[in-house]
RNA sequence: CUCUCCGGAACGCCGAAUUCUGCCGCCGGACGGGACGGGACAGCUGAGCACCAGCCACGGCAGAAGCGGGGGACCCAGGUGAACCGCCGACCGGUCGACGACCGGGACGGCUUGGGGUGAAGCCGCGCCACUGCGCCUCGUACGAAACGCACGAGGACGCGGAGGGUGCGGCCGGGCAUCUCCGGCCCGAAUCCGACAGCUCACCUCGCAGGCGUGGGAGAGGAACC
Repeated sequence: CUCUCCGGAACGCCGAAUUCUGCCGCCGGACGGGACGGGACAGCUGAGCACCAGCCACGGCAGAAGCGGGGGACCCAGGUGAACCGCCGACCGGUCGACGACCGGGACGGCUUGGGGUGAAGCCGCGCCACUGCGCCUCGUACGAAACGCACGAGGACGCGGAGGGUGCGGCCGGGCAUCUCCGGCCCGAAUCCGACAGCUCACCUCGCAGGCGUGGGAGAGGAACC
């Protein structure tokens, strides 16, 4: 001198995720007060120890303000009076002679594909991968004289469909980057929750205040601070 790692401070970014109060605790920090006792009786020792009072930091609990979210009427929206109202387990009732199977039930427990919430985190098109219903093809076995007959099993996505998952490309759209706008430039389009269920919504009820990071070019307008 350079690089890397750890910790702290300042200033900032995404985000609702900030500020304050009280009580309890606390082997921490600074500060104030401060012994008994021992003694060969010193300005000694214990000792500035124990202990006491408040302050700061730290931890927990309970609150307040502020910010953010969910549920929740009339009206409105939706629907046109009907259908559909997911899966598994347990339980109850019925049928079958029983194991058990089938049908029905709505209260219990669980699940996530339906649906919904937070969030900018979405929409559309084309292709590929894998899934699946019907048909089709191949092989094997059984019946059969045989059959492209018929039953079962294995394999093949060949044709027509179905649904949504992943992935690639493209289009549209959405969000962020130190007050705002324009130009330029750089990024993001995740994750997660509820659990068959919720439109909006006064009163009312209820929940959260985490986590993760380091961008700063130009012009104009505006605001604030210091002197």
Predicted 3D model of a 227-nucleotide RNA (c-di-AMP riboswitch aptamer (ydaO/yuaA leader)) from Yinghuangia soli. It was read from a public genome assembly, where an Rfam model found it. Its mean pLDDT, the model's own confidence on a scale to 100, is 76.